[in-house]
RNA sequence: CUGCGACAAAGGCAAACCCGGCGAAAGCCGGGGACGCAAAGCUACGAGGCUACCGUCCGCGCCCCUCAGCGCGGGCCACGCCAGUCGAGCCGCCGAA
Numbered sequence: 001c002u003g004c005g006a007c008a009a010a011g012g013c014a015a016a017c018c019c020g021g022c023g024a025a026a027g028c029c030g031g032g033g034a035c036g037c038a039a040a041g042c043u044a045c046g047a048g049g050c051u052a053c054c055g056u057c058c059g060c061g062c063c064c065c066u067c068a069g070c071g072c073g074g075g076c077c078a079c080g081c082c083a084g085u086c087g088a089g090c091c092g093c094c095g096a097a
Stems, first nucleotide, its partner, number of pairs: 004095002012037002017032006035084001041090003045087003048082003055076008
C1' cells in the first nucleotide's frame, strides 16, 4: 500500500415511532428515540423504485345554440424524490485471523 473484517480498541451514524417546521406529494430539516450499519461518509453517473403540483388525454357535470370557461374523477407524465434498493466514482478510523 492492497485485500480482508475480530465477542479487539477508540469512536461514529441513526430505522420505526413521537414532536415542531418545509413541501401538492414522494420526501427533507431540527429535536427526541435506536431497528440496525465496517462506510448506514459524500456524489443522482447507471439501473431500479416512489410521488404527480404543472402539463396532457378521456369521462361526468355547471354554464351554454355553439365556441370558450369552470368544477369533479380517472389514465399517462419528472423538471421532483429515494444513497438505510443495487451498482459505480471519490474520501476515510483501527489492525486480530

The RNA shown here (c-di-GMP-I riboswitch aptamer) has 97 nucleotides and comes from a Gemmatimonadota bacterium. The source organism's lineage runs through Bacteria, Pseudomonadati and Gemmatimonadota. The coordinates come from a structure-prediction model, not an experiment, and the mean pLDDT is 87. The sequence was found by an Rfam model in a public genome assembly.